[in-house]
RNA sequence: UACUUAUCAAGAAAGGCAGAGGGUAAUGGCCCUAUGAAGCCUUGACAACCUCCUACACUUAACCAAUCCGGACCAGUGUGGAAAGGUGCCAAUUCCAUCUCGCCUGAGGCGAGACAGAUAAGUC
Numbered sequence: 001u002a003c004u005u006a007u008c009a010a011g012a013a014a015g016g017c018a019g020a021g022g023g024u025a026a027u028g029g030c031c032c033u034a035u036g037a038a039g040c041c042u043u044g045a046c047a048a049c050c051u052c053c054u055a056c057a058c059u060u061a062a063c064c065a066a067u068c069c070g071g072a073c074c075a076g077u078g079u080g081g082a083a084a085g086g087u088g089c090c091a092a093u094u095c096c097a098u099c100u101c102g103c104c105u106g107a108g109g110c111g112a113g114a115c116a117g118a119u120a121a122g123u124c
Stems, first nucleotide, its partner, number of pairs: 002123007013043005021032003026098004044090001046088001049086003053081006063071002094116001099113006
């Protein structure tokens, strides 16, 4: 890079260096920015994808028990909690729209989906 799955309307600050861009395909908008953009460093926060810990429920090979209804560790699934580790992230819905469908419709509006993108885990 490619592929698969999940999520994407919530949330989250300061300081230093730096010195003009940035908002993550393209285009059109619209925003942010010398009251300091991007980037780098330090500290801090947010979140809960993976890891780890933990509660409950269901399921439960082994095992236990047995008149019947059973009990049940490992493992698995779901719903929660914690936040040490691995990432990520700390303007605006992924900032909005583009393409398809449906409804309402004067330019248009609303809803659902797709495409694209981001993040995580896995595979090659």

Predicted 3D model of a 124-nucleotide RNA (SAM riboswitch aptamer (S box leader)) from a Chitinophagaceae bacterium. Rfam family: SAM riboswitch aptamer (S box leader). Gene Ontology term of the family: regulation of gene expression. Model confidence (mean pLDDT): 81 of 100. The sequence was found by an Rfam model in a public genome assembly.